The prediction has a mean pLDDT of 85. Predicted 3D model of a 106-nucleotide RNA (SAM riboswitch aptamer (S box leader)) from Sporolactobacillus nakayamae. Rfam family: SAM riboswitch aptamer (S box leader). Gene Ontology term of the family: regulation of gene expression.
[in-house]
RNA sequence: AUCUUAUCAAGAGUGGCGGAGGGACUGGCCCGACGAAGCCCGACAACCAGCACAGUAUCUUGUGUAUGGUGUUAAUUCCAGCAGAUUAAAUUCUGGCAGAUAAGAA
Numbered sequence: 001a002u003c004u005u006a007u008c009a010a011g012a013g014u015g016g017c018g019g020a021g022g023g024a025c026u027g028g029c030c031c032g033a034c035g036a037a038g039c040c041c042g043a044c045a046a047c048c049a050g051c052a053c054a055g056u057a058u059c060u061u062g063u064g065u066a067u068g069g070u071g072u073u074a075a076u077u078c079c080a081g082c083a084g085a086u087u088a089a090a091u092u093c094u095g096g097c098a099g100a101u102a103a104g105a106a
Base pairs, nucleotide, nucleotide: 002105003104004103005102006101007100008099013041015040016039017038021031022030023029025081026080027079028078042073043072044071047069048068049067050065051064052063053062054061077098082095083094084093085092
């Protein structure tokens, strides 16, 4: 880098270092010296493993926990990008594409 499956409307800091950029891409629209990215700490969550309990019949399922591996911590994945439906129009809705994360595969 590719493929498969699941999830993406909830949640989470007036912290320290740092110094100008960031929100994947394109177009918008935003965030940022009242301090961006990045790092550390804290927090959130519960995808995988672990542990406990229950069920099942020896391997799986459910619930809990938060010990380990990740992840996340402005805005619905910030909105739209393709197709369809809807509206006089603005709009609204559905599916898909793309993306992100986890687990797995060759």